[in-house]
């Protein structure tokens, strides 16, 4: 340095539900709450996908995927 991930440490997110606000829907903020995450951190014209809608110019990275990054047994 790569790669890989423990019934190790320290840290940290948080799915379904619910309430409130938004939104034309998907959705999104914010509370509570944990299904779970080793990237569930960041990236949505300029990779693919998926969802709303008559039409993407709206969304979604907790689908894949890029970019960065804590730890240190096997």
């Nucleotide at each position: 340095c790569a790669c890989c991930g423990a019934u190790a440490a320290u840290a940290g997110c948080a799915a379904a539900c619910c309430a409130a606000u938004u939104g034309a829907a998907a959705g999104a903020u914010u509370g509570g709450g944990a299904c779970g995450c080793a990237a569930a951190a960041c990236u949505a014209u300029a990779g693919g996908g998926c969802c709303u809608g008559u039409a993407a110019u709206g969304g979604c990275a907790g689908c894949c995927a890029g970019u960065u990054a804590c730890c240190g047994a096997a």